[in-house]
Annotation:
A computed fold for a 1453-nucleotide RNA from an uncultured Candidatus Saccharibacteria bacterium, annotated as small-subunit ribosomal RNA. Model confidence (mean pLDDT): 84 of 100.

RNA sequence: AGAGUUUGAUCCUAGCUCAGGAUGAACGCUGGCGGCGUGGAUGAGGCAUGCAAGUCGAAUGCAUUUAGUUGCAUGGCAGACGAGGUAGGAACACGUAGGUGACGCACCCCGAAGUCAGGGAUACACCGGCGAAAGUCGGAAUAAUACUUGAUAGUCCGGUACAUUCAUUUGUAUCGGUAAAGAUUUAUCGCUUCGGGAGCGGCCUGCGGUCUAUCAGCUUGUUGGUAAGGUAACGGCUUACCAAGGCUACGACGGAUAGGGGAGGUGAGAGCCUGACCCCCACCGAUGGAACUGAGACACGGUCCAUACUCCUACGGGAGGCCGCAGUCGAGAAUCUUCCGCAAUGGACGAAAGUCUGACGGAGCGACGCCGCGUGGUGGAUGAAGCCCUUAGGGGCGUAAACACCUUUUAUGAGUGAAGAAGUAUAUUGACAUUAGCUCAUGAAUAAGGGGCUCCCAACUCUGUGCCAGCAGGAGCGGUAAUACAGAGGCCCCAAGCGUUAUCCGGAUUCACUGGGCGUAAAGGGUGCGUAGGCGGUGUGAUUAGUCAGAUGUUAAAUCUUUGGGCUCAACCCAAAAAUCGCAUUUGAAACGGUCACACUAGAAUUAGUCAGAGGUUAGCAGAGCUCUCGGUGUAGGGGUGAAAUCCGUUGAUAUCGAGGGAAAUACCAAAUGCGAAGGCAGCUAACUGGGGCUCAAUUGACGCUGAGGCACGAAAGCGUGGGUAGCGAACGGGAUUAGAUACCCCGGUAGUCCACGCCCUAAACGCUGUCUGCUGGAUAUUACAGGAAUCGACCCCUGUAGUGUCGAAGGUAACCCGUUAAGCAGACCGCCUGGGUAGUACGAGCGCAAGCUUAAAACUCAAAGGAAUAGACGGGGGCUCGCACAAGCGGUGGAUCAUGUGGCUUAAUUCGUCGUUAAGCGAAGAACCUUACCAAGGCUAGAUAUUAUGCUGCACGACCGGGGAAACUCGGUAAGCUUUCGAAGGUGCAUAACAGGUGAUGCAUGGCCGUCGUCAGUUCGUGCUUUGAAGUGUUCCCUUAAGUGGGGAAACGAACGCAACCCUCGUUGUGUGUUACAAGUGUCACACGAGACUGCCCCCUCACGGGGGAGGAAGGUGAGGAUGACGCCAGGUCAGCAUGUCCCUUGAUGCCUUGGGCUGCACACGUGAUACAAUGGGAUGUACAAAGGGACGCAAUACUGCAAAGUGGAGCAAAUCCUGAUAAAACAUUCCUCAGUUCGGAUUGGGGGCUGCAACUCGCCCCCAUGAAGUCGGAAUCGCUAGUAAUCGUGGAUCAGAACGUCACGGUGAAUACGUUCCCGAGCCUUGUACUCACCGCCCGUCAAGUCAGGGGAGUCGGAAGUGCCCGAAGUUCGUCCUUGUGACGACCUACGGUAAAUUCGAUAACAAGGACUAAGUCGUAACAAGGCACGGCUAGCGGAAGCUGGUCGUG
Repeated sequence: AGAGUUUGAUCCUAGCUCAGGAUGAACGCUGGCGGCGUGGAUGAGGCAUGCAAGUCGAAUGCAUUUAGUUGCAUGGCAGACGAGGUAGGAACACGUAGGUGACGCACCCCGAAGUCAGGGAUACACCGGCGAAAGUCGGAAUAAUACUUGAUAGUCCGGUACAUUCAUUUGUAUCGGUAAAGAUUUAUCGCUUCGGGAGCGGCCUGCGGUCUAUCAGCUUGUUGGUAAGGUAACGGCUUACCAAGGCUACGACGGAUAGGGGAGGUGAGAGCCUGACCCCCACCGAUGGAACUGAGACACGGUCCAUACUCCUACGGGAGGCCGCAGUCGAGAAUCUUCCGCAAUGGACGAAAGUCUGACGGAGCGACGCCGCGUGGUGGAUGAAGCCCUUAGGGGCGUAAACACCUUUUAUGAGUGAAGAAGUAUAUUGACAUUAGCUCAUGAAUAAGGGGCUCCCAACUCUGUGCCAGCAGGAGCGGUAAUACAGAGGCCCCAAGCGUUAUCCGGAUUCACUGGGCGUAAAGGGUGCGUAGGCGGUGUGAUUAGUCAGAUGUUAAAUCUUUGGGCUCAACCCAAAAAUCGCAUUUGAAACGGUCACACUAGAAUUAGUCAGAGGUUAGCAGAGCUCUCGGUGUAGGGGUGAAAUCCGUUGAUAUCGAGGGAAAUACCAAAUGCGAAGGCAGCUAACUGGGGCUCAAUUGACGCUGAGGCACGAAAGCGUGGGUAGCGAACGGGAUUAGAUACCCCGGUAGUCCACGCCCUAAACGCUGUCUGCUGGAUAUUACAGGAAUCGACCCCUGUAGUGUCGAAGGUAACCCGUUAAGCAGACCGCCUGGGUAGUACGAGCGCAAGCUUAAAACUCAAAGGAAUAGACGGGGGCUCGCACAAGCGGUGGAUCAUGUGGCUUAAUUCGUCGUUAAGCGAAGAACCUUACCAAGGCUAGAUAUUAUGCUGCACGACCGGGGAAACUCGGUAAGCUUUCGAAGGUGCAUAACAGGUGAUGCAUGGCCGUCGUCAGUUCGUGCUUUGAAGUGUUCCCUUAAGUGGGGAAACGAACGCAACCCUCGUUGUGUGUUACAAGUGUCACACGAGACUGCCCCCUCACGGGGGAGGAAGGUGAGGAUGACGCCAGGUCAGCAUGUCCCUUGAUGCCUUGGGCUGCACACGUGAUACAAUGGGAUGUACAAAGGGACGCAAUACUGCAAAGUGGAGCAAAUCCUGAUAAAACAUUCCUCAGUUCGGAUUGGGGGCUGCAACUCGCCCCCAUGAAGUCGGAAUCGCUAGUAAUCGUGGAUCAGAACGUCACGGUGAAUACGUUCCCGAGCCUUGUACUCACCGCCCGUCAAGUCAGGGGAGUCGGAAGUGCCCGAAGUUCGUCCUUGUGACGACCUACGGUAAAUUCGAUAACAAGGACUAAGUCGUAACAAGGCACGGCUAGCGGAAGCUGGUCGUG
C1' cells in the first nucleotide's frame, strides 16, 4: 500500500466482499511449565447456610468470679465510611471554568477565655402477669461524661442610634439573650464558648458532549412583584394578594435511548466506536411513600406505613430483604472457592494493650488475555523398511528414522534457603510458604497440535464420486479425466495453541473539516418576489467580545510517550521528564473582520432623449374555410379503404349557384426572427398597462447579492355553477382486419375542447445545466440601437453595447461533448444526492368538493442496477454493387406407368448410418450364396488371425478311406514318421498363462478426410501514429475492376494467406521425328520443342488507372474449359473405410465358423430418374458422317446354325497394327399411316427359349410369339440453363461370374432471350439504431395457477406506558381541639397504594381482503428493445383478461 466482483471486451460511476488490529468473549479440535493480569456482560430474577460493624471498665449501675476477670444494661463514639450494583435519570447528573458579598461542619491542628451551685428520673437486674412465638404490661429500687434548673461571661447572637462603604461592609455606643462534666492520680485525657486553619460538603452560573420535526407550538406556581413562612443558606422552595407574563426553527414541548468523566480500541491524522478491570463524580438498595435520630441520612446489613413474594404459627399473630464475601436455583452461548490470614497497607473504637475488619494481603479454579521457556543437540546413506507418485527408468517423505556420542532447561527426588519487618525498637510477630532462589542425583527420559493448499492468498498430485453427495467470505466449483466435494500422500502458515462465530475501527475519499459530487451515471427546487439568516465596493480617523502574541492559574492520580531503574529476559512494577490541544484571568498589537464617525463613485437606483417587440388586460371590426337552413339547376350515385363494408342518397344526395344563421381558429407575411421570470404569447384597430435595450449628461451615495420558512404565478387534463357547441373528439355503438382484436383502419358520436367566475397545482414544467459577480484567443450569421466613413440620399463597409445561433484556441470531461450564452478559472448564497428493487409506496400529518397533491420510511430481497464509448450480430433501417436472384426466353418436375432411394407400416430379421439449404439413383464403382454387420438353427472356446513364456510331444503339419450331418464339425481306420551346425537351437501339435477378438457405446473425448457459406473477395500481421482504454488507422474515401484488380488521395509504411499468374486440355502456326496412318512420298494424323495476345497499334474520354469504338488477327480485352477452395462458421458428417482415448462384452460371448432366411417384405407419403401421351411423329426400305475408350481368368474377325437372344469355331491382337467396330444414332431420300386411345404408348400377364453361375424358388439379365394397362401435355407450387450452352441423338468405360433407366466420360445436330435491377432469394462494402453477445430460433412485459417469506390494512381481543377529572385515603410532618398530661384521643391540609370514567400512545394476536419479494423447464397473450412491425416516453382522464389502448397537451432520451 491494495485486491476480487456488472461487460464479448473497455473506461467510469456505484454497491457488496476480502487481506490488518482489537475483545470481560463464546464454540470446535488439541493441550507441557511458569510469571503477571483478568473472570455473572443475560433476570436491578428468587435465595438455604456461614461470615461481612463494631468498640470503649481510663463515663456509670448491677450481677458473677478460681480474685486474673466475665456478662447484661445505661452512656459515648462509630454505624452517612468502606464494600456492591447501574435500575432510573437528557438533568447543573457529569466534565471544565468560575461564584457564594447567600452557607455549614463531628473527629484533627493553632490561638483566647472558662469549667460555679443545684434537682428530678430511668434501663438492666428484682417481684407479679399475658402470649405458641416475636414480644409485652404492671409494681417498687438505683447511678452517670444520661436528662435538667439557676448563676456568671465575652472578641458570640439579636435590636436601635451615629459615622463609614459600591455593599446586608466596618467601627463606636447602648439594651436584651445564650455555656460547661467529669475520669484518673500529678501528668494528662475530657467538657463549654469564641476566632482561625486544614479538609469535606450544600447552593448558583457560563460553556461542552445522544437520536427524532412522520413531536410545532408549550406553560397557571406558570413568569415577575409585595408580604409572610421555611432552610445551614439564595430562591415560587411554600402560602396569600397583584400584574400577565415566560420559553420556542440557535428546535421549546413531546417521544426513544443512555449513568457521566479520566480514559480504552482503531486510524497517517482528522475522526469513528466504546465506557469491562483501575481512579473521580452521580444515583440506587425487594417495589412505592414518609419522617425520626444525628455534625452529616430522609439511612444496603436503622424505624413506620402500604404492596408483591417467601418463611414460622398453637390460626390469635409474627418474621424477612446477598445490587457485601463465598455459595445455590433459574434463565442463558457464557463467567470461579460455601479457601487462609489480619503478617503487611488502610479503616472504626480505645489513653493504651488490643478488639473488629469477606476492605485488604494471599492461595485455589478457568489457555480468558499478555509475556517467557520447553518438547532435545551433534554425527549418521546401502539414501533401510513402509507409504505416495511414476514417462516404469525412477522420484518424494529424507539425516528424517535406526544406530553412535553428548547435554539436563523442564518434570521428579534429596539438601539448603530468603527479602517482604517496622515503630522509640534491644525483644516479639509471616497467611502466603516444606514458597522464590541455590546445590546435587537419575535419565532423552515427562511434553504437538490446529487450520489451509481454484483466484483474491503462501502452499499440488493420486484415488473415489458424477449438478449426486457435498463445498463456499466473494467470484464461484460438482452433469465420467474435479489442483474447488470426500479420502490419502506431499506442501504452506501459525504454534500450546489453531480455527470459527459475534461485535468495533480500518481499508471506505462509501457523509468527503482534512477530503466527494449534481448535462447524460443517484442528485438543480416548475418560476419569480421577498422575511430571517449568510456574504458584501473605495479612502481616512477612532475603537476592540472576533483574530494574533506574551504572562499567570488550572487541566487529580493512573494511562499514553521519552529516559533511567527493579524482578535472570519479557509481560509487569518503580522513578523522573514531557504531554494533558481546553477553560479562566491579565498585559499588549490593530493588518484582516466587527462597530462608530466623516467622505467618495467604478456596484445599484433615478431623471432626460430615443428604439424594437406574437409582453399583459378589455372592447370593437374583418376575410377565407367549415357546417346548418331556405330556394334554384341537376341525376344516380356519393363517401371511404391496402381492399371493403357499416353510412348518406329517387322523401332527390354528392356536385353547382344564390340568400341567411352559427361557432371556433387566424393562410400568405413567417424566419436559424421577436417578447416574457417561468407556464406561455401570432388577423386588424383602439384604450389602459408591465418589462427591456441604446446614447449623452445630471442626481442619490453601497441604497448591494443570495434567500430556509412565507407569498404570488403556474401547460394540458380534471372538478363546481351558469352559458355556448361549427369542427374535432376519450367513453360508447357499428363496419372491417385477425387465431382472437376490448387496438391500429373506417362510419358515427357523448363528456370535453370555447366563454365568465371559482378550484386543482401536476408534466420529459428540459438547455434533463439554480441565481449573482469577476476573469480567460477567435471566426461567422442574425435582431435592436448608437457612432464613424461614404453617398444627392439609401444600401454596402468599419467600430461599440445588448440579445439570439453555428464552428472552434487554451482549458475541462469517464467519454459523448462543453467551450465569453462554459460543463474553463475563481468567489457568495440557496436547493439536492449517497447501490438496485420494495417505493415516490405504507403509516402519520397538512391541503383539496373530488380526483389526488406535498412531506416520506421499514421489513424483506439481489450482487448487481447504471453511464459513455468499442467490436460484432441483427433490423418487417438507409445507400451502393454483384449473382440464371428476378425479369426476357427454351426445356422440364408436380398428373400416368415403370425403375430407384427415403419415411411409415409389417416382420424372427426386414443390419447400420445420413434428415431444410448442406439427407433421400446418398455410403453402395453394382445384396441370388459370398458380400452381411441382421434373424433362426447347429457348432467352437487361447479361439479364424498375432507375439511371448513354461511344460509335454518326437507321431511335424498333413494326405487317403469310411460313418453321422444341411454344412460347419465330429467319430473311426490306413500308409509314411521333421530340420539340425547336435545347443532341446529351430519348427509342429497339445496343455497352462500373459492375451486375442468385438461393424459393441461415445463424431459432444479425438486424428484424418469431407460437406457448406463460396471460387464469395475477403481475412490478418509487423512497425509507426491516434485513443485513459477496449480499440482504431492501414482495409475508410474518389475513380475503376470479375477481383482488397489497379490508380489517386490520405498517418501511415510494408508484409502474409486468399484474387490473378505459374499447371493441364482445346483452338492458329513453325521446326524436328515418323512406328502401326496414307497408293507413292508426304504430312490432313500422332508426339516433342517453340511462336502467338501485351489494351501492343489508331480515334475519343480520363490527372492516372482504365473505359468505349476500330484495324490487323485463328483467337481481343480473364480466348474457352478444368485442377486449385483464405481466416473462419455450422460441438455440420463420419468411432461402419482407416487410426485412436475412455467405458463395456469375453465359455449358455456383444468373439468365431456353418446352413437357410432377411436387407427385394406393402393400405400409404415424399425425393430423383426412365418411357410416353404422338404427325417437327411412328413403321418400312435405302444412302452418309464421329469422338473417346476397353481388351489375356480378355476382346474376338471370316465362315456355319438359329427369326432372335445366342451357339459352333477360332484367324488376329498385350494393341495408331487385331478385335469391339457394324450400318453410330439423330440426319437425308422414297413410301405407308391421317388425328384415333390409333400402325401412338408400351406397362402387365401367359407361353417358349438363351446366358452367367455349386445354385436364378424367394431374388438375375436377354430373345421370340402372344397380351396391349394408365396416359390425349399435367392443380397449388417448383427446377435447370446465357453458346458450341439449353434441347435432342447415339457411343464407350468403371464396378462386375452375371446383373443399369444410375453414374462417369465421348462426340453428332444445334437454338431462343437478357429492356433492365422496382420486386423475391443470397452475397459484399459503407452507414444508422439496439435494452441482442448462447448474438432475433435473441431479449423481454403483465394477468392467471402452485409454493415459501416478510411487511402494511383490518371487525375485534389482550397487555403495557404516561397524564387528566372524580372517589377512597395508610404511615408521617405541620396545625388545631379535648382531657384522664400519655409512647394519649379526636379533627384539618397534603399524600402513597387502590378504585372509577372518557380519551391518548406503544406492543402482541386475528377472520378477511389487497399489494410486494423469491422459486430449471405451468397457462394466456406480445407491451418494450430495430421505424420492434401503430416511434417511444412524461402528466392527466376514460376504458379493457393481461401486458395495455384511446383522447388532450408536452419532450426527443
About this RNA:
The RNAcentral record of the sequence draws on SILVA.